The prediction has a mean pLDDT of 83.
A computed fold for a 530-nucleotide part of an RNA from an uncultured bacterium, annotated as small-subunit ribosomal RNA, 5' domain.
It matches the Rfam family "Bacterial small subunit ribosomal RNA". Gene Ontology terms of the family: ribosome and structural constituent of ribosome.
RNAcentral holds the full RNA, with entries from Greengenes.

[in-house]
Context: one part of a larger RNA
RNA sequence: GGAUGAACGCUAGCUACAGGCUUAACACAUGCAAGUCGAGGGGCAUCAUGGAGUUUGCUUGCAAACUCUGAUGGCGACCGGCGCACGGGUGAGUAACGCGUAUCCAACCUUCCCCUUAGUAGAGGAUAGCCCGGCGAAAGUCGGAUUAAUACUCUAUGUUGUAUUUUGAGGACAUCUGACGAAUACCAAAGAUUUAUCGCUAAGGGAUGGGGAUGCGUCUGAUUAGCUUGUCGGCGGGGUAACGGCCCACCGAGGCAACGAUCAGUAGGGGUUCUGAGAGGAAGGUCCCCCACAUUGGUACUGAGACACGGACCAAACUCCUACGGGAGGCAGCAGUGAGGAAUAUUGGUCAAUGGGCGUAGGCCUGAACCAGCCAAGUAGCGUGCAGGAAGACUGCCCUAUGGGUUGUAAACUGCUUUUAUGCGGGAAUAAAGUCAGGUACGCGUACCUGUUUGCAUGUACCGCAUGAAUAAGGACCGGCUAAUUCCGUGCCAGCAGCCGCGGUAAUACGGAAGGUCCGGGCGUUAUCC
Numbered sequence: 001g002g003a004u005g006a007a008c009g010c011u012a013g014c015u016a017c018a019g020g021c022u023u024a025a026c027a028c029a030u031g032c033a034a035g036u037c038g039a040g041g042g043g044c045a046u047c048a049u050g051g052a053g054u055u056u057g058c059u060u061g062c063a064a065a066c067u068c069u070g071a072u073g074g075c076g077a078c079c080g081g082c083g084c085a086c087g088g089g090u091g092a093g094u095a096a097c098g099c100g101u102a103u104c105c106a107a108c109c110u111u112c113c114c115c116u117u118a119g120u121a122g123a124g125g126a127u128a129g130c131c132c133g134g135c136g137a138a139a140g141u142c143g144g145a146u147u148a149a150u151a152c153u154c155u156a157u158g159u160u161g162u163a164u165u166u167u168g169a170g171g172a173c174a175u176c177u178g179a180c181g182a183a184u185a186c187c188a189a190a191g192a193u194u195u196a197u198c199g200c201u202a203a204g205g206g207a208u209g210g211g212g213a214u215g216c217g218u219c220u221g222a223u224u225a226g227c228u229u230g231u232c233g234g235c236g237g238g239g240u241a242a243c244g245g246c247c248c249a250c251c252g253a254g255g256c257a258a259c260g261a262u263c264a265g266u267a268g269g270g271g272u273u274c275u276g277a278g279a280g281g282a283a284g285g286u287c288c289c290c291c292a293c294a295u296u297g298g299u300a301c302u303g304a305g306a307c308a309c310g311g312a313c314c315a316a317a318c319u320c321c322u323a324c325g326g327g328a329g330g331c332a333g334c335a336g337u338g339a340g341g342a343a344u345a346u347u348g349g350u351c352a353a354u355g356g357g358c359g360u361a362g363g364c365c366u367g368a369a370c371c372a373g374c375c376a377a378g379u380a381g382c383g384u385g386c387a388g389g390a391a392g393a394c395u396g397c398c399c400u401a402u403g404g405g406u407u408g409u410a411a412a413c414u415g416c417u418u419u420u421a422u423g424c425g426g427g428a429a430u431a432a433a434g435u436c437a438g439g440u441a442c443g444c445g446u447a448c449c450u451g452u453u454u455g456c457a458u459g460u461a462c463c464g465c466a467u468g469a470a471u472a473a474g475g476a477c478c479g480g481c482u483a484a485u486u487c488c489g490u491g492c493c494a495g496c497a498g499c500c501g502c503g504g505u506a507a508u509a510c511g512g513a514a515g516g517u518c519c520g521g522g523c524g525u526u527a528u529c530c
Base pairs, nucleotide, nucleotide: 001530002529003528004527006526007525008524009523010522013382014381015380016379017378019375020374021340026338027337028336030335031334032333035082036081037080040079041078043075044074047073048072049071050069051068052067053066054065055064056063057062058061089293090292091291098218099217100216101215102214103213104212105211108210109209113206114205115204116203117202118201119200120199121155122154123153124152131144132143133142134141135140161186162185163184164183165182166181170177171176191198192197193196219265220264221263226256227255228254231253232252233251234250236248237247238246268290269289270288271287272283273282274281275280295316296315297314298313299312318329319328320327321326346372348371349370350369354368355366356365357364358363385416386415387414388413396407398405399404421467422466423465424464425463426462430457433454434453436451437450438449439448440447441446442445474519475518476517477516478515479500480499481498485514486513487512488511489510495502496501
């Protein structure tokens, strides 16, 4: 000198963009953050509509009240499907195939999506809900009866699938691998509605996402020198989507290490960021990719996918409720609270856009996201006026050789401007698109046209007019390094200080004033890196 997720002191007009618990992976009140589908199902708690009946008011066919009716829209709870493994948070652990880069899998899986082929036949038993009853303070739970399905089960058909046997082209040619074939065995399905669609099953291919293996790279310490028994390898099995001591029985005795094993400490890794002429050095906040974790430890279930942040079970610590028998909970999601700390924001708005989940769709959900609020904490931009004006005005402060000098074109005064401010008026883009209605074209589910409708932020940004210099400047420093000096006070005191050092009666170094220098909506100090 540059830099920072900074903090502190003094000061502070506006706008835009980006940023905002680095500490206690400490504990959390409250609200929200993952639902959706009635075009799978039985139903009808609730709302609305229709129908039937009774009563009342009476204008005699209308209104109100009550009862019945799932008949219709729809729908709480329930069964079922899909999603909840994404998105969002944090960096505790991890020195590791965790990450980066490169290669491989003839050792693997892949819901939804796209393409292709074939199919979608027949039958059955339950169960939730509803109803009845019991237990419990509650959380909840038990028994009985009855019922549906795209829930579950059985049968049929069944390959190009799987398994076994057989055949053995080609590769390699020592084991081995194994295409095209043949035979046997085994395995499917579900319907719905507005009748045109959406589904369902099997198989093959694609795409996407994942799993695994390996080479190389990846902090410090030898005041850590030996470490290892499923350890290293073989054979056989189990397990897995798959390879493998991943696990097991048997056999062998190996394997790693001074090119640093083991142990200890520290740490998420990378793209990148800062600095530097570079080589290097340092860092890994925001954004993107990967990994790990979800109070601590362990375990599996479901599922295409988890050993699952807002799922389950067990154990532990903590907190809460209790009728003392027993129960409930998990903000490292968004806000917010306490604590810790030098220190870090609102218990805000909207699904309008982008994206995600479900649904044929309308749509619903979305603290993802987009916006707004707070903060000079950063970067950039704008402004606090401009021009003229010397009798170098007066007063004041200051200095002085008492003549004067300086503050100083500064002010007054004259002319101009109106960014900004205030008031009034106008006023977007973000909706490319989508919905609904109508129409046209053809390759018949796509494209296009017309109209209609959808904007939180927002009457915001922005624009125009009026008023009037009107609303807006400070901080640090002045001995040398280092740009900028005099006076007064103090008297080794009070104090300053980054280093050298200054202060003991003429202090350019302390404190004040005047003047000056530097930067400027900031300026200094502290901390850290180069």